[in-house]
RNA sequence: GCCCAGGUGGCGAAACUGGUAGACGCAGCAGACUCAAAAUCUGCCGUCCGCAAGGAUGUGCCGGUUCGAUUCCGGCCCUGGGCACCA
Numbered sequence: 001g002c003c004c005a006g007g008u009g010g011c012g013a014a015a016c017u018g019g020u021a022g023a024c025g026c027a028g029c030a031g032a033c034u035c036a037a038a039a040u041c042u043g044c045c046g047u048c049c050g051c052a053a054g055g056a057u058g059u060g061c062c063g064g065u066u067c068g069a070u071u072c073c074g075g076c077c078c079u080g081g082g083c084a085c086c087a
Stems, first nucleotide, its partner, number of pairs: 001083007010026003019067001028044005046057004060076005
């Protein structure tokens, strides 16, 4: 240099043919129960704003297509594997 696979919250892991991103699990937070704790149960749990209702934003980065992109197209970065070059 060429080819292939991959990059999603704190972690693992989903999302069918482009149609509510993060189901589900772990961790965490709050509550119930308990004398107290563990276990169990309930709720919450990307980020930012907001007292709240809610709003904005977010799938490695920058663009494009589309009413709509984790998904398709172009370029780039990073990780893993294969191939080539190595006078």

A computed fold for an 87-nucleotide RNA from Niastella sp., annotated as transfer RNA. It matches the Rfam family "tRNA". Rfam classes the family as a transfer RNA. The sequence was found in a public genome assembly. Its mean pLDDT, the model's own confidence on a scale to 100, is 80.